[in-house]
Formats: sequence, C1' cells, structure tokens
RNA sequence: UGAGAAAGAUGGACGGCCGCUGAAAUAUUUGGUUUCAGAGGAAAGUCCGAGCUCUCUCGGAAGGAUGCCCGUUAACUGCGGGGCGGGGUGACCCGACGGAUAGUGCCACAGAAAUAUACCGCUGUUUUUACAGUAAGGGUGAAAAGGUGAGGUAAGAGCUCACCGCAAAAAUGGUAACAUUUUUGGCAUAGGUAAACCCCAUCUGGAGCAAGGCCUAAUAGAGGUAAUUAAGGUCCGAGCCUUACCUGGGUUGGCCGCUUGACUAUUUCGGUAACGAAGUAGCUAGAUAGAUGGUCGUCACUUCAUUUAUGGAGUACAGAACUCGGCUUACAAUCCUUCUCAGCCU
Repeated sequence: UGAGAAAGAUGGACGGCCGCUGAAAUAUUUGGUUUCAGAGGAAAGUCCGAGCUCUCUCGGAAGGAUGCCCGUUAACUGCGGGGCGGGGUGACCCGACGGAUAGUGCCACAGAAAUAUACCGCUGUUUUUACAGUAAGGGUGAAAAGGUGAGGUAAGAGCUCACCGCAAAAAUGGUAACAUUUUUGGCAUAGGUAAACCCCAUCUGGAGCAAGGCCUAAUAGAGGUAAUUAAGGUCCGAGCCUUACCUGGGUUGGCCGCUUGACUAUUUCGGUAACGAAGUAGCUAGAUAGAUGGUCGUCACUUCAUUUAUGGAGUACAGAACUCGGCUUACAAUCCUUCUCAGCCU
C1' cells in the first nucleotide's frame, strides 16, 4: 500500500416563528396561561419464548417441539464457553451434532449384480464343446465383501504379516462431551439413508389486547321446541357446575386495560465470557380514524465545478398501538478497535 476476518458507534444538530397531542399547576366557565415530555436500531417480519387475560379443576392420551457437553436466563429452538466433524494459506466461518445391533421402507438410471454377484478378464482340465476355481485387474455407478505394501498361490483372496482403519477392555487427563497410550481380536467389515416412518431422552393444554372487565341503554328479565337417570362444559377418566337449542328486541357510545418495567444510565465486586450481586441517579409517547409537524436561517457530512474566494446538488432503511427477551430481513454515508495474508521500503 492492497485484499480480507471479527466486533462496535452515529445515522443529523442548534436557534426563531407558527401548529398538534399528553401530563402537572393555575385561573375560569368552557376554552386561556406557564412548565415538562412527545416515533426505532430495526418501531419491520409475526418466526421463537414469556409477562398478562379468558377458557371449570386434576390426571392421562393424542398432537407438537428440541436433540454433543457445561454454564446463563423469567423462559427460549436464544446467548456464552468447550468437544467432534467440515470449509479456508490464514485470521475465522458453518453444523437439522441422540439411535441403523428393536422393526419397516428406499438406494432411480447405468451395470452381470445394489442385502449380495460374476459381464470382460486370470488360472486349471479338455480335441472342441463344456466344466471347475477366482474376486487381485478392467468396465458401470454416489456406493460393488476396508486401504497401502510384501509374502504366498495353478491363478487369487485378511489366506499370512507390517502399518493404517474398525471393535472391545484397561490406565491417565478432563465436571462432561471427549482425547492420549497400552493390550487383545482378522474383525456379525453386509454399505448408505432417520431434513424417511420409527425408537429413546427432555419439555409442552388452547386462544389471544379486535384478550378481557365496567358503565349506559330496552316496546322485551319477550316467545317457541326438546329434556331433567339424559344432555352440555375440546378426546378419555375422575370430580365439580349447570338445562340445551332456536326466533326476536336493545346498545354499536363511553371508561378501564394503557405504561414504574424480568426498566434505563453509571460505579464497584465476582466470572474467560454470556451474565449475576450491591450502591447512586432518573421517569423518558400513550394516540383511537389515529398527535409527535411546517417554514426560515446557521452548522455538520458526501460530491461536482472552480478565479481557492465561493456557488450548485445530495444526505439511507424507514412510523409506536399491551409490554418485554431474542432471531431474521432492509440500510446512502461516516467514524473507531483488534487480527490475518500478499507486495514494497528501512
């Protein structure tokens, strides 16, 4: 200097004038005055988890979800750290990561054959035909009876041996997943696939703020049908409660829920970290057809022209609706930290 990797911050500011919403105070009679506050890092997606509300209680089944180990959290399929496997020269990144020896299914096409074989080939016998042996070599394929080398053989084969691989046991290290070493075994070595059904372990009801509750209001707390040993309250069981269904009338308005929180900022301590504990300070939108704006000026950043003085243009993604913890997606431009690789100079 260039190319990369990981993790963050900002994403407009200030002032004047006018306007909107909420809270508090004040005055007062129906709308004034003063002060304070007023859309995000993702408010988006509605994917995961919860707080909260309703569904009658308990247990179970079904259904669903997760899947290496440890920690963290209100909880999670989140986050942190580690193990193993894969990618990359590397910094780093990815993993749907329990079980194929409980069972079932599938492995198209090609190929002779895909739960087990002999098409070509090699060897032996034989006049030929044909028979016997073989799975080392070739071909097909994602995959063809573990791989490489040597010996042995009629030719070959774990047939034998060495190394590797695989299985089992023991020891050591580690909380653990696992790792290392040693010994034994030619090895139920007949594979792969569970993001196929399934088995195992753990967890788990359902619906959702348009949840739900209160006030107001009626010609009407009206009429009809079927039951009361039944039926209904999601499936099964137990308990508990109570009639069920249809027609029709009234309201379509207001209030609550609705913002003090698993909250924010900061300091100290513990911890590799995620995170936890304690102290101090703070209160930061609550709208309801839906407020949070318009305009002027200055500054900031990017860019173009240029007489270096200035002038022009531009400034991303995008708007709360019960709340919170995550994940995913979108984003003009700028700033900051650490690390890797390559080249050059000293």
Bacterial RNase P class A from a Chloroflexota bacterium, 346 nucleotides, folded computationally. Lineage of the source: Bacteria > Bacillati > Chloroflexota. It was read from a public genome assembly, where an Rfam model found it.